[in-house]
RNA sequence: GGGUCUGUAGUUCAAAGGUAGAACGCGGUGCUCAUAACGCUGACGUUACAGGUUCGAGUCCUGUCAGACCCA
Numbered sequence: 001g002g003g004u005c006u007g008u009a010g011u012u013c014a015a016a017g018g019u020a021g022a023a024c025g026c027g028g029u030g031c032u033c034a035u036a037a038c039g040c041u042g043a044c045g046u047u048a049c050a051g052g053u054u055c056g057a058g059u060c061c062u063g064u065c066a067g068a069c070c071c072a
Base pairs, nucleotide, nucleotide: 001071002070003069004068005067006066007065010024011023012022013021018055026042027041028040029039030038048064049063050062051061052060
């Protein structure tokens, strides 16, 4: 220098163009003498960034950035 893949909650990951979800973690609470476990409940997010297409984009297109891998 060229190519492929990845980027979503604190973490690990879902979401085949139509309300962004789960688990773990965190706060509150019930239970307990107490803690853990378990139950209930709450907060979670500029979907890496900037444009474009579309009535509507995490999803499709372009560029940029970061990371991993391959080729030279």
A computed fold for a 72-nucleotide RNA from Ostreobium quekettii, annotated as transfer RNA. Its mean pLDDT, the model's own confidence on a scale to 100, is 82. Rfam family: tRNA. Taxonomically the source falls in Ostreobium (Eukaryota, Chlorophyta, core chlorophytes, Ostreobineae).